[in-house]
RNA sequence: CUUAUCAAGAGCGGCGGAGGAAACAGGUCCUGUGAAGCCCGGCAACCUGACUGUAAGAGCCAAGGUGCUAAUUCCUGCGGUUUAUCCGGAAGAUGAG
Numbered sequence: 001c002u003u004a005u006c007a008a009g010a011g012c013g014g015c016g017g018a019g020g021a022a023a024c025a026g027g028u029c030c031u032g033u034g035a036a037g038c039c040c041g042g043c044a045a046c047c048u049g050a051c052u053g054u055a056a057g058a059g060c061c062a063a064g065g066u067g068c069u070a071a072u073u074c075c076u077g078c079g080g081u082u083u084a085u086c087c088g089g090a091a092g093a094u095g096a097g
Stems, first nucleotide, its partner, number of pairs: 001097006011040001013039003019030003024077004041069003046065002048062002051059002073091001078088003
C1' cells in the first nucleotide's frame, strides 16, 4: 500500500503493584472490593490442517501461526440528514497478501 472484519464471545485464578480506556481535544467510565504488565486459563476461527461437496461460492471438525479476553473500535470530533436517529468517511485495531 491492497483487501476482509470490527453490535457476538471469553476467569470469582497466580504474580504484580498505581494507574488505565491507541494519540490530541471534549465527555463518560474502570480501578486498593487491586490499574498497567507477565503467567496460566478462556473466547473466536483470519491463515493453516483433516473430511464432505461444487462449475464456482460452500459446509463441517480440529486448534499449529496470529488475534482477542469492561463498556459498539466506550461516545463525539469530518460530510450528508428529518437535528431524534441513521448512513457514510477519517483515524485506529486485527488477519491475509

A computed fold for a 97-nucleotide RNA from Ruminococcus flavefaciens, annotated as SAM riboswitch aptamer (S box leader). The RNAcentral record of the sequence draws on MGnify. The organism belongs to Ruminococcus, within Bacteria.